[in-house]
Context: one part of a larger RNA
C1' cells in the first nucleotide's frame, strides 16, 4: 500500500530455523555370576575430545597518525635538536579494536505419544493365545521442553498510554488547507554499518571535537651543571612523548529552518 482514525512503547506466538555427538577414569564392587580365568547391569561423581556460542580479564597476534634505538642521503647557514626519503628505511616494544592459540557457557533435566521387543486380561476356538474389544512399560528416533526469528499469521492478533473532534468548497459521498500527538528533512555521531537501515544526541545539550585529570604504552625528552682527553656516562626526574580507553569541561560543531502528519464503522 493493506492492516476500518492518527500515534508510542510492550506483548502473544500460528510458523519457520537452531541444537541434538562422545570417549576416559572413580565409585557402587573385585560385589551379582562364575570350579577357575574372569567380571557386570541398575545408580553415583570427576574429567577430556571434536563441534558450537558469547567475550577480551588473564597468555599472546596484529596494532601504516603511539614511544624508543638506528643506517645511507638531503634540509632547517654550522654545533646540538630536528624534519623528509629510503617497503612503515631496518630493528626493539605496544594502547583500544578486531582476533585465537586464551576465557566462560551450551547437548541437560523433564513430560507425552510411539518402533522392535516385552507383557496383563481375553474370546473367535469350554483349552491355549499380547488382539479380535480392552489395558500397560518401551529408544540417541518423533511432539514438547532449551535457543533464534516470527501479526503481510491478508486468518493482518492483545494490553498500556497519547492526540483530538478545525477550516474552506459541496445537497451529500467526499475534496482540499492549516495543525495536534508523533515522525522526518537537516545535523554532532555510534562498541550500528557497503547504502538505506538500527542506536545516542541537537543549547531545557556531554553527541563528536579540544581542552584538564587519570589509566595504560614507551623508557629515561631537550636544555643545563657534573664527571672522562674522548666515545659516553649521571643529576635535575619513573623524565619527556603519547591513536582509538575512563572522568570531568560548553570552548568549537550540533545553529537556523523545512517537511509530512487525524477528523474516524
Nucleotide at each position: 500500500c493493506g492492516u476500518a482514525g492518527g500515534a508510542u512503547a510492550u506483548c502473544u506466538g500460528a510458523g519457520a530455523g537452531g541444537a541434538g555427538c562422545u570417549g576416559u577414569c572413580c565409585u557402587u564392587a573385585g560385589u551379582a555370576c562364575g570350579a577357575g580365568a574372569g567380571g557386570a547391569c541398575c545408580g553415583g561423581g570427576a574429567u577430556g575430545g571434536a563441534c558450537u556460542g558469547a567475550c577480551c580479564u588473564c597468555u599472546g597476534g596484529u596494532g601504516c597518525a603511539c614511544c624508543g634505538g638506528u643506517u645511507g642521503c638531503a634540509u632547517u647557514g654550522c654545533c646540538a635538536a630536528a624534519u623528509g626519503c629510503a617497503u612503515a628505511g631496518c630493528c626493539g616494544g605496544g594502547u583500544a579494536g578486531c582476533c585465537a592459540a586464551g576465557u566462560c557457557g551450551g547437548g541437560a533435566c523433564g513430560g507425552g505419544a510411539u518402533a522392535a521387543a516385552c507383557g496383563c486380561u481375553g474370546a473367535a476356538g469350554g483349552c491355549a493365545u499380547c488382539u479380535a474389544a480392552g489395558c500397560g512399560u518401551g529408544a540417541a528416533g518423533c511432539c514438547c521442553c532449551c535457543c533464534u526469528c516470527a501479526a503481510g499469521a491478508u486468518g493482518a492478533g492483545a494490553u498500556a498510554u497519547c492526540c483530538c473532534a478545525u477550516a474552506a468548497c459541496g445537497u451529500a459521498a467526499g475534496u482540499u488547507a492549516g495543525u495536534a500527538a508523533g515522525a522526518c528533512c537537516c545535523c554532532u555521531u555510534g562498541a550500528a554499518g557497503a547504502c538505506g537501515a538500527c542506536g545516542a544526541g541537537g543549547u531545557a545539550g556531554a553527541u563528536a571535537g579540544g581542552c584538564a585529570g587519570a589509566a595504560g604504552g614507551u623508557g629515561g625528552a631537550a636544555g643545563u651543571g657534573u664527571g672522562g682527553u674522548g666515545a659516553c656516562a649521571u643529576a635535575u626526574g619513573g623524565a619527556g612523548c603519547u591513536g582509538a580507553u575512563c572522568u570531568g569541561u560548553a570552548c568549537u560543531a550540533a545553529u537556523a529552518g523545512g517537511u509530512c502528519g487525524a477528523g474516524g464503522g

Overview
Large-subunit ribosomal RNA, domain VI from Lachnospira eligens, 265 nucleotides, folded computationally. Rfam family: Bacterial large subunit ribosomal RNA. The RNAcentral record of the full RNA draws on ENA. Taxonomically the source falls in Lachnospira (Bacteria, Bacillati, Bacillota, Lachnospiraceae).